[in-house]
Overview
This is a predicted structure of a 1497-nucleotide RNA (small-subunit ribosomal RNA) from an uncultured Candidatus Saccharibacteria bacterium. Model confidence (mean pLDDT): 83 of 100.

RNA sequence: AGAGUUUGAUCCUGGCUCAGGAUGAACGCUGGCGGUGUGGAUAAGGCAUGCAAGUCAAACGGUCCGACUUCGGUCGGAUAGUGGCGAACGGGUUAGUAACACGUGGGUAUCUACCUCUAAAUCUCGCAUAGCUCCGCGAAAGCGGGGGUAAUUCGAGAUAGUCCCUGUGGAAAUUUCUUUGAAAUCAAACAGGGUAAAGGUUUUGAGCAAUUGAAGCUGUUUAGAGAUGAGCCCGCGGCUUAUCAGCUAGUUGGUAAGGUAACGGCCUACCAAGGCUAUGACGGGUAGGGGGCGUGAGAGCGUGUUCCCCAACAAUGGCACUGAGACACGGGCCAUACUCCUACGGGAGGCAGCAGUCGAUAAUAUUGGUCAAUGGGGGAAACCCUGAACCAGCGACACCGCGUGCAGGAAGACGGCCCAUGGGUUGUAAACUGCUUUUCUAGGGAGAGAAUCUCACUUUUGUGAGAUGACAGUACUCUAGGAAUAAGGGGCUGCUAAUCACGUGCCAGCAGCAGCGGUAAUACGUGAGCCCCAAGCGUUAUCCGGAUUUACUGGGCGUAAAGGGUCCUAAGGCGGUUUAGAAAGUCUUUAGUUAAAGUCUUAAGGCUUAACCUUAAGAAUACUAAAGAUACUUCUAGACUUGAGGACGUCAGAGGCUAGUGGAACGUACGGUGUAGGGGUGGAAUCCGUUGAUAUCGUAUGGAACACCAAAAGCGAAGGCAGCUAGCUAGGGCGAAUCCUGACGCUGAUGGACGAAAGCGUGGGUAGCAAAAAGGAUUAGAUACCCUUGUAGUCCACGCCCUAAACGAUGGAUGCUGGCUGGUGGAAGUGUCGACCCUUUCACUGGCGAAGCUAACGCGUUAAGCAUCCCGCCUGGGGAGUACGGCGGCAACGCUAAAACUCAAAGGAAUAGACGGGGAGCUACACAAGCGGUGGACCACGUGGCUUAAUUCGACGACAAGCGAAGAACCUUACCAGGGCUUGACACGCUAAGUGAAAUACUGCCGAAAGGUGGUACUCCGCAAGGUACUUAGCACAGGUGCUGCAUGGUUGUCGUCAGCAGGUGCCGUGAGGUGCUCCCUUAAAUGGGGAAACCUGCGAAACCCUCGUCCUAUGUUUUAUCUGUCAUGGGAGACUGCCGUGGUUAACACGGAGGAAGGUGAGGAUGACGCCAAAUCAGCAUGGUCCUUAUGUCCUGGGCGGCACACGUGGUACAAUGGCCGGUACAAUGGGUUGCGAGACGGUAACGUGGAGCUAAUCCCAUCAAAGCCGGUCUCAGUUCGGAUCGAGGUCUGAAACUCGACCUCGUGAAGCUGGAAUCGCUAGUAAUCGCGGAUCAGCCAUGCCGCGAUGAAUAUGUCCCUGGCUCUUGUACUCACCGCCCGUCACGUCAAGCGAGCUGAAAAUACCCAAAGGUCCGUUUAAAAGCGGAACUAAGGUAGGUUCAGUGAGAUGGACGAAGUCGUAACAAGGCACGGGUAGGGGAACCUGCUCGUG
Repeated sequence: AGAGUUUGAUCCUGGCUCAGGAUGAACGCUGGCGGUGUGGAUAAGGCAUGCAAGUCAAACGGUCCGACUUCGGUCGGAUAGUGGCGAACGGGUUAGUAACACGUGGGUAUCUACCUCUAAAUCUCGCAUAGCUCCGCGAAAGCGGGGGUAAUUCGAGAUAGUCCCUGUGGAAAUUUCUUUGAAAUCAAACAGGGUAAAGGUUUUGAGCAAUUGAAGCUGUUUAGAGAUGAGCCCGCGGCUUAUCAGCUAGUUGGUAAGGUAACGGCCUACCAAGGCUAUGACGGGUAGGGGGCGUGAGAGCGUGUUCCCCAACAAUGGCACUGAGACACGGGCCAUACUCCUACGGGAGGCAGCAGUCGAUAAUAUUGGUCAAUGGGGGAAACCCUGAACCAGCGACACCGCGUGCAGGAAGACGGCCCAUGGGUUGUAAACUGCUUUUCUAGGGAGAGAAUCUCACUUUUGUGAGAUGACAGUACUCUAGGAAUAAGGGGCUGCUAAUCACGUGCCAGCAGCAGCGGUAAUACGUGAGCCCCAAGCGUUAUCCGGAUUUACUGGGCGUAAAGGGUCCUAAGGCGGUUUAGAAAGUCUUUAGUUAAAGUCUUAAGGCUUAACCUUAAGAAUACUAAAGAUACUUCUAGACUUGAGGACGUCAGAGGCUAGUGGAACGUACGGUGUAGGGGUGGAAUCCGUUGAUAUCGUAUGGAACACCAAAAGCGAAGGCAGCUAGCUAGGGCGAAUCCUGACGCUGAUGGACGAAAGCGUGGGUAGCAAAAAGGAUUAGAUACCCUUGUAGUCCACGCCCUAAACGAUGGAUGCUGGCUGGUGGAAGUGUCGACCCUUUCACUGGCGAAGCUAACGCGUUAAGCAUCCCGCCUGGGGAGUACGGCGGCAACGCUAAAACUCAAAGGAAUAGACGGGGAGCUACACAAGCGGUGGACCACGUGGCUUAAUUCGACGACAAGCGAAGAACCUUACCAGGGCUUGACACGCUAAGUGAAAUACUGCCGAAAGGUGGUACUCCGCAAGGUACUUAGCACAGGUGCUGCAUGGUUGUCGUCAGCAGGUGCCGUGAGGUGCUCCCUUAAAUGGGGAAACCUGCGAAACCCUCGUCCUAUGUUUUAUCUGUCAUGGGAGACUGCCGUGGUUAACACGGAGGAAGGUGAGGAUGACGCCAAAUCAGCAUGGUCCUUAUGUCCUGGGCGGCACACGUGGUACAAUGGCCGGUACAAUGGGUUGCGAGACGGUAACGUGGAGCUAAUCCCAUCAAAGCCGGUCUCAGUUCGGAUCGAGGUCUGAAACUCGACCUCGUGAAGCUGGAAUCGCUAGUAAUCGCGGAUCAGCCAUGCCGCGAUGAAUAUGUCCCUGGCUCUUGUACUCACCGCCCGUCACGUCAAGCGAGCUGAAAAUACCCAAAGGUCCGUUUAAAAGCGGAACUAAGGUAGGUUCAGUGAGAUGGACGAAGUCGUAACAAGGCACGGGUAGGGGAACCUGCUCGUG
């Protein structure tokens, strides 16, 4: 300090998430030691048991015990009671409390036990009472009565002052007023009156004793002072809510009395009517406050555990008593709830003290030790008490420290994991060797914390002796032993350090966010390895940070969320120049305070270190007081003119209101002319018209709106405003001719006024238009778009409504910052007779643009620039501008305005593509112009489907379907049935045994065959060592046309032979990206030329290669008698827009011409850029992974791949006379041939057979080489002499074998079909069309297919972008899986949260009334005084009542969110197929549609 996540990519906006730190934590796994801290956060829920406040015998009278006794008592100890002090501290908790509760700084109308100091005193008497004793009641708790008694108990009296009261008095100070002053409060001083007390003990005297004196100590009383503590008052500070806006009757003040320690409505009576509030009263919610703590760079934000200070509370509520202090945690009374005891009559209790228990909870400890220390209470003291405290115990709860060993050790062991099979890794890790002993175990030793205290001696003060330790036999230390007792948790896709294998297969699961998982998962689970931290590690929860994401520091508002519709204005905020004063803000200095602890800095110290602790100094912040400064702000007083305003003059204008008036158009009525249509639409129809329309002329009447002028123009605050005239009225501009006022200003929550259209009310009006409604069309439907009608409404008057895309999506004001060019209004100057023009300037209004700003687009003196002031508004999307509440409205609705829940985005601008029922340009057999087909028939072939034991598999728009397959009867063959084999049909290697050969040949039996089982013949090479072959058994392995073309290589199709695709450098842009490659001309072409922030380059195009066409030349097998060279094979020439003309930019190039065999690429082929389609192929081949292994391998026989209601595709043959048939006759080229082609000859009607010449091919053969063609004849328009399917019979050939299932021949049979619907295909010249010939595969052939060859040989176009496809540019986009896209709403189903809801239930705080305990006050009665008794008002609790607020629950109905592939439509995004959107109104299953008005997004 940042990172991930919106997109195809980019920049921005913006949310979500993560990395850090922290905790009184909890949970999971794990766990060696110590130190220091810390530990009931929830139920302020209930509590068994024990302990937590006593002490004093030196206040008092008794009682008991012990010792001694002279028997009188003495001494010592203990103790219930009276009395004193304490119990108001210490300890706990945080319920309540939004408050003078707390913090801070001040103040005083006050009190203060114990303590200190000063002064004085402590005199004389008296009445009781507990204990005790006797009696009684009760279960108990306890209570009552009689008798007698003490005190430092209680009472009376005396005395006293510096105390209190009254009076006189009146300094200083303060306050008030009528301000040289007066009055009030008031100290000193004086006079009068009033209020006290308690003794005890020690020592020592006197006395026989009772008693009494002195001294000491300790008490007691009075007064004053101090200290400490407390009370009360005030300024300031610190939560949330306005969907709480008005609150208040003791309320605010006064007077008087009361009350208090003390001021005060604190209380009462009377009087007045005040007091608080937008600077937030009152109400609701939440909460103890602070020092501090966490985090943060800070500002802040969050928090209040331990420790300290304060407050409040003590089961709940109320009340007082005692006391210095309480309205009292371990005191009292009453009420309520709860628990317990009971003899049922009554009683007892209060752990939010320490332990402990139950309960609830995710969750929080021992019913421990000691008063040794520190502190507290009592006491003269010893001492006693002390769950305060000090210690120990439990808990990894936190922080800190230590350890689990150190060094050597490579055969880099075994094992594990991975593997490219070579190895790598775990890993010096282990083993092993040496060393050490913190820790551990055993044993020995052993603290500090001790000061006080007692005694003795001294006696100013000290000295000496003695006693006291819970922790603890602990810390610490010594000795011995032995590596011995001691490592886990989380993670490894990115953020984020660290990866492989296996398993799983959108399953199981993971996940903080993005997201992983659908058969090769570094993301799930396991293992191995690695990374991080470590006695811990993770998770969860919460807080701060990151988050500048509430922005004071430190954000924004044209389009991302966000400027109020506009103006006016009270409060508030801000405010021109100058002088003087003041000194509030501000600044400086000083003083006080800001407790301690804590934080930070510095310097030291103590625990072995650290954490921790101790000491000292400083810093920090805020408040108060005093003194000073005066630049700025502020305040007071004065002045000024530039801001503002006014006067005067002048000007423009659809500014507003009212009245009048005009013409055109339109409708209607009447009349004339006139006849069959009119109207309307994409096309129609509804509709009007022979009762006379439309058209045309005239007259009359009606309402609404104002053409041209007219403009980016003008006016207005906005909404808005338009014929003309008049009246009334508001605002504005200008003035270098001038005057006046003197900061009078700007902004503006609350408030007020205005506010399009639609809409509402009442009354008018209604020509045209036109929601609703009706009809006609369109359509799958059409609640729409289109058409014909048509009512509200639109118009007027009055009154409401108050919203708009009320927009410049841009609040108002002021100042500053280059220009250019228009428009409107004014002024001045020059000039003119005047005007125009020109120059300058003010105001308003447009365009383009410097700087600057902006995410970009863009803005740019009319700012979105640079600054100041004020207001409004925003803080992720949805839910939602919705619910509830409130206010307004006649209503419709408006204003104000949430939450639960849900998502990880939503969004802005720009970029590249793709797309558009957007635009422009170009192009192609794309269309057009033509020729011939397909689609109809029959057959062939292929495919789907069906069938089947199997009908093997693949290919599926274009780019599958006569395709893989250039040959399925067996084989092929992958499929099916059955029968066999298991190291295998095939490869390589090893081990063992066997045979000597193996192979081969012949042959028997079983069998469908494979195979099994026999026989015969033959008997390896080498001199040798040995080699070699086969069989059998076994081991490694073979084998798979099994799966995955979505794991792949290679190959291929397609866009497309289309002209594109890409890079380097430079330049532009924040960036994606652009430029280049756009533009103009041209081309078949990104072909070339010109221009241009581009200049070059590569892959493509072209060329290079092959064939054909012309010529030359060389050679010459075949041919032939020879020559020759038609021909064949080589080599070369030729064509380049080279030449001329015209056009064109002096260009590229186009057009025309000449010459030429060929002319503008001469024709054809091969050649296919970057890429797209997860296109095709694992079955051609190769190949990763996976699966099978007596089978998914392999062999065999038979069957199937040929199966047939049907559908599609590609072909063949036809339907006939441009023809069929018969006869005659002519002309090719490419090819193939020895397991072959096969001549002549002969046989057969023929297929073919017999036979074999010749040929390894320019020689022979297929092959007469051909058919269409030509000549002649016949048929004469018909289902035919067309057509040949189908079927019957007989044959031929191939082949082991033609049944399923071959081809061919002959004879017979003679089906459909008479030119083919919608639709659709090919072709631009030697092409289409027509005709035959050859070849591959191949025994044969289902070939009508495919690949080639030649023969005959046209028509049409020289145009266009209408259809289809392609290219380029541009535009829009909500698409990017890219329009086969995206996406909206209803309905149906499920889940969830929220609001409404007849109601029901509960809680809280008040109000009114009723009742009223304890208690104090008052009154009465009684008494010596009390107590008691009676009464009054007050009052807790309780009761009743009507409301308020907040919760819970609820039949039902409503909208919302989410959910897998559901239903209906298609609203939006492109001109989204009717441009979209805002407001409003009506309508409709739904998105929506329509009307009116507004915006351009």